Predicted 3D model of a 702-nucleotide part of an RNA (large-subunit ribosomal RNA, domain II) from a Pseudomonadota bacterium. Taxonomically the source falls in Pseudomonadota (Bacteria, Pseudomonadati). Model confidence (mean pLDDT): 85 of 100.

Context: one part of a larger RNA
RNA sequence: CCUAGCGAGUUUGGGUUACCAGCGAGGUUAAGAGCGUUCAAGCUCGGAGCCGUAGGGAAACCGAAUGGUCUGAAUAGGGCCAAAUAGUUGGUAGCCCAAGACCCGAAGCCGGACGAUCUACCCAUGCCCAGGGCGAACCUUGACGAAAGUCAGGGGGAGGCCCGAACCCGUGGACGUCGCAAAAUCCUGGGAUGAGGUGUGGGUAGGAGUGAAAAGCUUAUCGAGUCCGGGAAUAGCUGGUUCUCGCCGAAAUAGCUUUAGGGCUAGCGGAGGUAAAAAGCUUUAGUGGGGGUAGAGCACUAAUUAGCUAGUGUAGGGCUUUGCCCAGCUAGCUAGUUAAACUCCGAAUACCACUAAAGCGUUCCCUCUAGUCAGUCUUAGGGGGCUAAGCUCCUAGGACAAAAGGGAAACAACCCAGACCACCAGCUAAGGCCCCUAAUUUUCCUCUAAGUCGUAAAGGUAGUCCUCUUUCGAAGACAAUUAGGAGGUAGGCUUAGAAGCAGCCAUCCUUUAAAAAGUGCGUAAUAGCUUACUAAUCGAGAAAGAGGGCGCCGAAACAUUUACGGGGGUAAGAGGAAAGCCGAAGCUGUGGCUUUACCCUAAAGAAAAUUUUCUUUAGGGUAAGGGGUAGGCGAGCAUUUCCUUUGCGCUGAAGGAGCAUCCGUGAGGAGCUCUGGAGCAAAGGGAAGAGAGAAUGCUAGG
Numbered sequence: 001c002c003u004a005g006c007g008a009g010u011u012u013g014g015g016u017u018a019c020c021a022g023c024g025a026g027g028u029u030a031a032g033a034g035c036g037u038u039c040a041a042g043c044u045c046g047g048a049g050c051c052g053u054a055g056g057g058a059a060a061c062c063g064a065a066u067g068g069u070c071u072g073a074a075u076a077g078g079g080c081c082a083a084a085u086a087g088u089u090g091g092u093a094g095c096c097c098a099a100g101a102c103c104c105g106a107a108g109c110c111g112g113a114c115g116a117u118c119u120a121c122c123c124a125u126g127c128c129c130a131g132g133g134c135g136a137a138c139c140u141u142g143a144c145g146a147a148a149g150u151c152a153g154g155g156g157g158a159g160g161c162c163c164g165a166a167c168c169c170g171u172g173g174a175c176g177u178c179g180c181a182a183a184a185u186c187c188u189g190g191g192a193u194g195a196g197g198u199g200u201g202g203g204u205a206g207g208a209g210u211g212a213a214a215a216g217c218u219u220a221u222c223g224a225g226u227c228c229g230g231g232a233a234u235a236g237c238u239g240g241u242u243c244u245c246g247c248c249g250a251a252a253u254a255g256c257u258u259u260a261g262g263g264c265u266a267g268c269g270g271a272g273g274u275a276a277a278a279a280g281c282u283u284u285a286g287u288g289g290g291g292g293u294a295g296a297g298c299a300c301u302a303a304u305u306a307g308c309u310a311g312u313g314u315a316g317g318g319c320u321u322u323g324c325c326c327a328g329c330u331a332g333c334u335a336g337u338u339a340a341a342c343u344c345c346g347a348a349u350a351c352c353a354c355u356a357a358a359g360c361g362u363u364c365c366c367u368c369u370a371g372u373c374a375g376u377c378u379u380a381g382g383g384g385g386c387u388a389a390g391c392u393c394c395u396a397g398g399a400c401a402a403a404a405g406g407g408a409a410a411c412a413a414c415c416c417a418g419a420c421c422a423c424c425a426g427c428u429a430a431g432g433c434c435c436c437u438a439a440u441u442u443u444c445c446u447c448u449a450a451g452u453c454g455u456a457a458a459g460g461u462a463g464u465c466c467u468c469u470u471u472c473g474a475a476g477a478c479a480a481u482u483a484g485g486a487g488g489u490a491g492g493c494u495u496a497g498a499a500g501c502a503g504c505c506a507u508c509c510u511u512u513a514a515a516a517a518g519u520g521c522g523u524a525a526u527a528g529c530u531u532a533c534u535a536a537u538c539g540a541g542a543a544a545g546a547g548g549g550c551g552c553c554g555a556a557a558c559a560u561u562u563a564c565g566g567g568g569g570u571a572a573g574a575g576g577a578a579a580g581c582c583g584a585a586g587c588u589g590u591g592g593c594u595u596u597a598c599c600c601u602a603a604a605g606a607a608a609a610u611u612u613u614c615u616u617u618a619g620g621g622u623a624a625g626g627g628g629u630a631g632g633c634g635a636g637c638a639u640u641u642c643c644u645u646u647g648c649g650c651u652g653a654a655g656g657a658g659c660a661u662c663c664g665u666g667a668g669g670a671g672c673u674c675u676g677g678a679g680c681a682a683a684g685g686g687a688a689g690a691g692a693g694a695a696u697g698c699u700a701g702g
Base pairs, nucleotide, nucleotide: 001702002701003700004699005698006697011099012098013097014096015095016094017093018092019091020090021089022088023087026051027050028049032045033044034043035042055062056061067081068080069079070078071077102240103239105237109230110229111228112227113226114225120204121203122202123201124200125199126198127197128196129194131163132162133161134159138155139154140153141152142151143150144149167191168190169189172187173186174185206222208218209217210216243636244635245634246633247632248631253266254265255264256263257262267372268371269369270368271367272366273365278362279363280360281359282358283357284356285355286354287353288352289351295345296343297342301339302338303337304336305335306334307333308332309331310330311329312328316326317325318324319323375400376399377398378397379396380395381394382393383392384391405416406415407414420592421591422590423589425588426587427586431582432581433580434567435566436565440579442578443577444576445575446574447573453569459553460552461551463550464549465548466547467546468545469544470543471542472541480537481536482535483534484533486510487509488508491505492504493503516531520529521528593626594625595624596623597622598621599620600619601618602617603616604615605614606613607612608611637691639688640687641686642685643684644683645682646681647680648679655675656674657673658672659671661670662669663668
């Protein structure tokens, strides 16, 4: 991992609601007893007790025709109750409570036992340590010495001494890591007469022992051993929770919470129900409301630019200093502004109430009973943040969640659109129509040359197209070419120099077709070149600017050509106009299934009562529905077993294997063949150990 089998809302008591049944102002017995019985079932007693028939009050107490009672001084007001009375016992189902309470799962806590054959320490009694080395004390001999003693030789054999086997240990490395081994093996290493090693017997243990202390060790178990028990501990946590079809269908919010991934109540779901001259909802219209947002404004508050006026001007600056001027400050005025915590103003919407009409059709309300309390993106209005985030927090809508289908290449949330089933029928939506790829290489008018299309800003652009404004122009513009571009004068000042051209001041006059007290280059200063300006040649538009369309630059990333989905495209790109077509589970058509409501028919039952009403079932018709997670409700299928009835079976039951057959929407049910070899089924009821793919499920096999 596979296969098979097993594997999870049960039972008891209490409560509550609905339905069914009995009796009914009453209902009901409990323990127990009697009868009965093979054991049972059952029948009959048993009224103790419980619930109901009256409430109010703490109670005493009072007590329902005109109300009762409590509070109270009250015949006041107010509270509860009555008026307006149906219960009770049992059965079934839902839910709640107490219990292990849907199942599996802790780490732990407590109790009693069992352990020191491992290991720690201790006690008793034994045993063991090849060989070699160093050579303490002490003794002695000799020499020397007055002596003390010193030196030398010999003897001696100390030591948590040295080297190194046994023995004990386990330093580094390798190998081993489903091993030879739940700690080994190999090489290497430490101790090896000592706080040494070791045999046997004995002692101390679970909050306890023992510990040269590591929370080490206490039988492969230790920050509290092991076994059994309390015990199905508890688990607001994780996982799992088994057949079918039909109908409806959420929430991810508020308040409170030692609360925040849990709860409770409300909100939103489901089922059932009551009553209508009724409630509810939507839209439109009207009426009446409150508001202080958007916007706007500056009348308040606060901020703010420029100027003027008045006051002030000690402390800053200046001066010609008994003081004056300025900056500054305060106030007013003029003009211009700003504000979530400003408002003289003030919408649109939204909201509330009422009226009317239209629509919906029970949605209101009541009862019972779920899930939900992690939401996400998007559009709009905002707060936080950086007018960051696939960020975060609100408000309003949508989608997803719980929604499939078509489009966006692919893509929960975007666009279109809500899938009961079938069809080799039709029309459309978004989006598309050259090929991949269904549908126009469709028509008309423009633009783009950048493969722009098919990423991006400030900014730049004599790219190109359109519109507009002003000026000049056959009395000749614009450009080009030819020629002129002068004199007073080198203007004055300054300066070493300053001559149009370093700088400062002024910028006149003359000759002219025209020519600046000079546009730029240039010189040390001159010189020189050039421009403005003028004439001629030429002969038709020229110049400056504004707005707009489409482009261009700005423009740097590799991990595959890979930044149009691709091919490819100059339209098959962009703007405008037109006609057609394609395109979905949308809409239509045809057939079918089903739910609900209504109508008709039939049957059965009940009630009132002579003909109606109600309920249920079946058939037919009409209308409207049938996406769906959590979840609710309804109807069924299958399994085991019991009761009743009817059947099948050795001429072959159950079970097993197979099938291209039949029936059913489905769970499933038949049939046939083979196998098997003795029991089984159907119908109507009852009761459940009643459905498996998941739980790192359990057991077995592979």